[in-house]
Molecule: SAM riboswitch aptamer (S box leader)
Organism: Chloroflexota bacterium
RNA sequence: CUCUCAUCAAGAUUGGUGGAGGGAGUCGGCCCAACGAAGCCGGGCAACCUUCGAGCGAGGGCUCGAGAGGGUGCCAAUUCCGGUAGCGGAAGCUGCAAGAUGAGAG
Numbered sequence: 001c002u003c004u005c006a007u008c009a010a011g012a013u014u015g016g017u018g019g020a021g022g023g024a025g026u027c028g029g030c031c032c033a034a035c036g037a038a039g040c041c042g043g044g045c046a047a048c049c050u051u052c053g054a055g056c057g058a059g060g061g062c063u064c065g066a067g068a069g070g071g072u073g074c075c076a077a078u079u080c081c082g083g084u085a086g087c088g089g090a091a092g093c094u095g096c097a098a099g100a101u102g103a104g105a106g
Stems, first nucleotide, its partner, number of pairs: 001106008013042001015041003021032003027082003043075003048071003051066006079098001083096005
């Protein structure tokens, strides 16, 4: 980088450092930011993998539960909004695309 599967309306920084940006990317919008952005450290959230227990299955494994030690991830706003198809008087709803994260494969 490509493919497969799962999830994306919940949750979590009044701290230290740092100094001007940030919200994935292009454009547009709308926001956040010197009452201090990003990054780093600390802290926290969650529970995808790992771990433990129970059940099921011929088996690869699956389901339920516990916990937070290990591997990730995350901590303004729905994935901040916008694309596309269908439905709808509208608000909006559903699917797809794009993206993010995890697990697996190449």